[in-house]
RNA sequence: CUGCGCGGUCGGGCAAUCGCCGGGCGGAUUCGUCCGCCGGGAGGAAAGUCCGGUCUCCAUAGGGCAGCAUGCCGGCUAACGGCCGGGGGUGUGCGCUCAAAGUGCACGCCACGGACUAGUGCCACAGAAAAUAUACCGCCAGCUUUACGGCUGGUAAGGGUGAAAAGGUGCGGUAAGAGCGCACCGCGGUCCGAGCGAUCGGACUGGCAGGGAAAACCCCAUGUGGAGCAAGACCAAAUAGGGGAGGAGGAGCGGCCCGCUCCGUUACCACUUCCGGGUAGGUUGCUGGAGCCCGUCAGUAAUGGCGGGCCUAGAGGAAUGAUUGCCGCCGCUGCUUUAAAUAGGUAGCGGUACAGAAACCGGCUUACAGACCGCGCAGGUAA
Repeated sequence: CUGCGCGGUCGGGCAAUCGCCGGGCGGAUUCGUCCGCCGGGAGGAAAGUCCGGUCUCCAUAGGGCAGCAUGCCGGCUAACGGCCGGGGGUGUGCGCUCAAAGUGCACGCCACGGACUAGUGCCACAGAAAAUAUACCGCCAGCUUUACGGCUGGUAAGGGUGAAAAGGUGCGGUAAGAGCGCACCGCGGUCCGAGCGAUCGGACUGGCAGGGAAAACCCCAUGUGGAGCAAGACCAAAUAGGGGAGGAGGAGCGGCCCGCUCCGUUACCACUUCCGGGUAGGUUGCUGGAGCCCGUCAGUAAUGGCGGGCCUAGAGGAAUGAUUGCCGCCGCUGCUUUAAAUAGGUAGCGGUACAGAAACCGGCUUACAGACCGCGCAGGUAA
């Protein structure tokens, strides 16, 4: 320098003009509002609404069942199905090794509790056989046949089937074979040691239990009431109902009186007044919080403690925008520089993503033009 992998950060800037939504101050006002000035106004995911919480209302004696969720160990946290660290398994690449097995490093993945006694069921196709084991080809022995072959028995090393075939490699052994015997590995049991633990290491012992699947039912452990800010709380017109009290007058025409008209006159009543529920509407919940930034300390880390600084949208049918210019970044093309350029300069054209708060917070997942940083591996070049 190039490529790949892993982790992280950012994700346009400035100016002008015209607007939009809140806040503060001042002024005007016909009290509806208007004008001026100042200041604020989307994200890393605001998204999906998947998980956990705060908050609110409803429900709720106590206990249990069902349902649902989670599931190696330790820690973090308000909590979590999240995060950090660790263990185990598994895949890929590289290295060690003649090779295999094994092992080291890097990276990815794991619904990683239980399938020996709690039970039931399942394993397609192929294959002799899919779990009570079994024998198609083969190998070996015996009998038989002129021969091909046939029959009986032994065997499971080899072949074949399959996702999976009753331990693996090697030596011995045998008629051929076989844990039949032995060594190492694997597995079971007992014991010892290390670790908080998952687990790891070792010793002795048993020739060796019988496969897989719990993302089949199921069993075990733990957790779990429901609905959601359109939650909920407060104020409260007009109209029509409800209740209480007063009540013989009331209303219209009119400046006033007379007068006229209408409604009512012992009541289930005109009218007056009060109360209550409740709709429209308004206020609140509403954004200062498990908050952000910096430093420092503890810790491998997640995270936590301490100190300092900061205030950072609160709309609600829903504002946060549009246009223009300049700059930045990326790509292409031309010109230029140069020994030659893919490096430098310059001009033109094109591109500049995903996306849009709705009570709030912590996660996860998904989308994303482009730029930058760190680490690891491999290759190349130069010193």

Model confidence (mean pLDDT): 76 of 100. Predicted 3D model of a 383-nucleotide RNA (Bacterial RNase P class A) from a Bryobacteraceae bacterium. The gene name in the source record is rnpB. Taxonomically the source falls in Bryobacteraceae (Bacteria, Acidobacteriota, Terriglobia, Bryobacterales). The model forms 94% of the base pairs in the Rfam consensus. Its Rfam family is "Bacterial RNase P class A". The family's RNA type in Rfam is ribozyme.